[in-house]
RNA sequence: CUCCGAUAAAGGCAAAACCGGAGCAAUCCGGUGACGCAAAGCCACGGGUCCACCACCUACCUUCAGUGGGGGAUAGCCGGGUUACCGAA
Repeated sequence: CUCCGAUAAAGGCAAAACCGGAGCAAUCCGGUGACGCAAAGCCACGGGUCCACCACCUACCUUCAGUGGGGGAUAGCCGGGUUACCGAA
């Protein structure tokens, strides 16, 4: 230094739920709270999932289901990229 990750030390993050706020929504932000996390730090590049919109299809009263399009969300779905604390085996 790399892999690796301990009933180590010092610290860190914060699921669900509830409260307040933003958003059409997915979801996000703040507070309370801890299910968990060794990258649960960061990046939507690939795949997945979710959301609303538009078009098509079906039907035709509309919806639902299906297909496609561009857009959005998720990094605590997986892969990939990138940076980083500690140091037992």

Predicted 3D model of an 89-nucleotide RNA (c-di-GMP-I riboswitch aptamer) from Geomonas silvestris. Of the family's consensus pairs, 95% are formed in the model. It was read from a public genome assembly, where an Rfam model found it. Its Rfam family is "c-di-GMP-I riboswitch aptamer". Rfam's curators write: GEMM was predicted in a large-scale screen for bacterial structured RNA regulatory elements.